[in-house]
This is a predicted structure of a 72-nucleotide RNA (transfer RNA) from a Lachnospiraceae bacterium.
It matches the Rfam family "tRNA". Rfam describes the family as follows. Transfer RNA (tRNA) molecules are approximately 80 nucleotides in length.
The source organism's lineage runs through Bacteria, Bacillota, Clostridia, Lachnospirales and Lachnospiraceae.
The RNAcentral record of the sequence draws on ENA.
The prediction has a mean pLDDT of 80.
This record gives sequence, C1' cells and structure tokens, in this order.
RNA sequence: GGCUCGGUGGUCAAGGGGUCAAGACGCCGCCCUCUCAAGGCGGAAUCACGAGUUCGAUUCUCGUCCGGGCUA
Repeated sequence: GGCUCGGUGGUCAAGGGGUCAAGACGCCGCCCUCUCAAGGCGGAAUCACGAGUUCGAUUCUCGUCCGGGCUA
C1' cells in the first nucleotide's frame, strides 16, 4: 500500500431507517440497617468526525481519523 472487521454513557456492551438506544458494572438519591456492606426502588450519563441518500440516519453510501486482523 491492498483487503477486511470495528469505533455506542466513566467501563463493558446489544440494537441496526421513525419506537424510551436494551442490559451489566460503576456513579447519585431514597428505603432498609444502631452503622457499614448486601438487598429493594428511582435517577443522571452514550451513537468518532465530515458529506451524501431519505419526509426522517446511531442505523444505508462515500470520505477522513483511530484501533484489530490478513496479505504483499
């Protein structure tokens, strides 16, 4: 260089045109407890960037950047 897979809350990670972007750990609040932990309930926090297609893009297409794999 070519081909290929991926980038989603603080971390891991599902989803793959309209729906509340699921879940786990963590964080915050309340309950419980003499207190802490555990447990229960609730909450905040996420689609790498740019362009295109579309009535509508996190999702499809192209490019850029970053990471993994294969190959010369």